[in-house]
RNA sequence: AGAGGAGGCGACGGCGGUUGCGGAUGUUGAGGAGUUGCAGUUGCGACUCUGGUGGCAUCUGAGGAAAGUCCGGGCUCUCGAAAGACCAAACCGCUGGGUAACGCCCAGUACGCGUGAGCGUGAGGACAGUGCCACAGAAACAUACCGCCGAUGGAGGGAAACCUCACAGGCAAGGGUGCAAAGGUGUGGUAAGAGCACACCAGCAGUACCGUGAGGUGCUGGCUCGGUAAACCCCGGUUGAGAGCAAGGUGGAGGGACAAGGGUUGGUCUUUUUCCCGUCCCGUUUGCAGGAACCGCUAGAGGUGGCGGGUAACCGUCAUCCCAGAGAGAUAAUCGCCCUCGAACAGAACCCGGCUUACGGCCUGCUCCCCAA
Repeated sequence: AGAGGAGGCGACGGCGGUUGCGGAUGUUGAGGAGUUGCAGUUGCGACUCUGGUGGCAUCUGAGGAAAGUCCGGGCUCUCGAAAGACCAAACCGCUGGGUAACGCCCAGUACGCGUGAGCGUGAGGACAGUGCCACAGAAACAUACCGCCGAUGGAGGGAAACCUCACAGGCAAGGGUGCAAAGGUGUGGUAAGAGCACACCAGCAGUACCGUGAGGUGCUGGCUCGGUAAACCCCGGUUGAGAGCAAGGUGGAGGGACAAGGGUUGGUCUUUUUCCCGUCCCGUUUGCAGGAACCGCUAGAGGUGGCGGGUAACCGUCAUCCCAGAGAGAUAAUCGCCCUCGAACAGAACCCGGCUUACGGCCUGCUCCCCAA
């Protein structure tokens, strides 16, 4: 100097004042309700409760992505509930671990890329079976178009050696087609050839050791098996379905008993049942069950710090903190002083864990390569 990777910050520059808005708590309190005392028919006083409007005080008030709504959950309701078996369907797919869970995270393996730090991967099975592989090409899994040979047999010639033909036949080296042509390179070998033989390399199978495992290292073997599973399929694993806080609940009439039969989440079935229909008894009400109100609503798989375990993700424990909660939706305006003169993407609406996308910049460690000393 360049690069790689990890973590953090991200505001109306900082400090202070005034005003305004949402929320919480406290207080005050007009008003309302109840009880009671006195008076005696509508008044006064006391106490309790309430107190939506108002006053005062204090505290508090957007993000790292609040976003996309792409995954995974919590919570709520409906399909009565719970448990189980088989089937189907959907999803997932190297290995081990983390987690409430995940398609997320951590660590590792294999392969590929990079000088390197590092980065990327949709990475089970193609000797279980079936299908497909356009065009071209002889042939896309078993074939021979051009080509090579013709040792052997055959035909012809020759006295013979042998020569010619290319009929039977052999070959898959070379050419050509194609994304892909049946391991690659070399030597030997042969009539020509060929894992036919050998050496090295790739692959496959077996085996010994190492590893929890994916897998790694070594040895041995016969020589070789095309691709495609984001085609069906096989293997292993996970999962009830749907709707979503405008869910849904309360105020606001139901309770108890019985139990023969009926009712079930994609399908079939089994078991249990305090559920529903059903039957009986007791009880309530007739103004609606809509709006509005209240709850759900923010204390949570929560934040921060210490200690301990773990390579890490993460877990345990102790201490401490409370950090928006509206209902048409608040988070704003302005002034003063100071400085190094002030930036992007962007605004909560039930809540969490992820991923992805947007974003001008700043800070702190670590690592690599090059240059110089």

The RNA shown here (Bacterial RNase P class A) has 373 nucleotides and comes from Gloeomargarita sp. GMQP_bins_69. Rfam family: Bacterial RNase P class A. Its family is annotated with dimeric ribonuclease P complex, ribonuclease P activity and tRNA processing in the Gene Ontology. RNAcentral holds the sequence, with entries from ENA. It is recorded under the gene name rnpB.